């Protein structure tokens, strides 16, 4: 790269190079940026996916797995501007119709982790 499972409305930024972009990709809108963007260093935090402890279940004991809850953060990774910044289809609410706004559910596409070849 590809397939599998889960999450994806909440959390958390200074400083230092550097100097015009960036918000995944097409397009549209809409933001963020010379009061300093990518990008690289460096501190630092935030979350709890692997992860460690406890307790519960799985008919009973014993070890083990599994799964739920609860704590916890030394490691491994992510992440630290707006819902994944909106956007497609159904449907429901508002609303006299429309436009518009809000709700939910499904798809696509994409981001992470954990595993499989």
């Nucleotide at each position: 790269a590809a397939c599998u499972u889960a999450u994806c409305a909440a959390g958390a930024a200074a400083g230092g190079c550097a100097g015009a972009g960036g918000g995944a990709u097409u397009u549209g809108g809409c933001c963020c940026g010379u009061u300093g963007a990518a990008g690289c260093c460096u501190u630092g935090g935030c979350a709890a996916c692997c992860c460690a402890u406890a307790u519960u279940a799985u008919a009973a004991c014993u070890c083990a797995a599994u799964a739920a809850u609860a704590u916890g953060a030394a490691g491994g990774u992510g992440c630290c501007a707006a819902c994944u910044c909106c956007a497609g289809u159904a449907u429901c609410g508002u609303a006299u119709u429309a436009a518009g706004c809000g709700g939910u559910a499904c798809a696509g596409a994409g981001a992470u982790a954990a595993g499989u070849c």
Predicted 3D model of a 117-nucleotide RNA (SAM riboswitch aptamer (S box leader)) from an uncultured Bacteroidota bacterium. The coordinates come from a structure-prediction model, not an experiment, and the mean pLDDT is 79.